[in-house]
Molecule: transfer RNA
Organism: Myxococcota bacterium
């Protein structure tokens, strides 16, 4: 420098694949309960332009194209 594969969803780790019915779980954070108190535990709440830009479709996190970033591999 060229090529191939995989990944990109909430602050963090991830799920979500016949494209539709609510975008979710755990942790964190906040509030409350319990306790003499703290932790643990229990209940509740908050939190997302689903990497960016187009396209297909009545409808896209999910399909297609390009780009960006990250990881792995191959070649010179």
């Nucleotide at each position: 420098u060229g090529g191939g594969c995989c990944c990109a969803u909430a602050g963090c780790u991830c799920a979500g694949u016949u494209g539709g019915u609510c975008a979710g779980a755990g942790c964190u954070g906040c509030c409350g309960g319990c306790u003499c108190a703290u932790a643990a535990c229990c209940g509740g709440c908050u939190g997302g332009u689903c990497c960016c830009a187009g396209g297909u479709u009545c409808g896209a996190g999910c399909c297609c194209u390009g780009g960006u970033g990250g990881g792995c591999c191959c070649a010179u």